[in-house]
RNA sequence: CUCUUAUCAAGAGUAGCUGAGGGACUGGCCCAAUGAAGCUCGGCAACCGGAUUUUGCGGUGCUAAUUCCAGCAGCAUAUCGCUGAAAGAUGAGAG
Numbered sequence: 001c002u003c004u005u006a007u008c009a010a011g012a013g014u015a016g017c018u019g020a021g022g023g024a025c026u027g028g029c030c031c032a033a034u035g036a037a038g039c040u041c042g043g044c045a046a047c048c049g050g051a052u053u054u055u056g057c058g059g060u061g062c063u064a065a066u067u068c069c070a071g072c073a074g075c076a077u078a079u080c081g082c083u084g085a086a087a088g089a090u091g092a093g094a095g
Base pairs, nucleotide, nucleotide: 001095002094003093004092005091006090007089008088013041015040016039017038021031022030023029025071026070027069028068042063043062044061047059048058049057067087072084073083074082075081
């Protein structure tokens, strides 16, 4: 990187360092010096392993907004919506 598969409506900081961007892409709409991203610590969670019979040890993951919303198709509608896909993310397995 590709393929298979499961999940994506819940949950989680008034912390430290640092200092300008961030929310995958496009279009919106948002977040951000009342501090973005990153790192550390804390926390949440329970996919895998281990232990075990109820925990949270190890490997990940996550910690604004439903995956922030839409992007394609169908239904419905006089424009709000519903369903499914695609895309994306994460885990596990395979090449």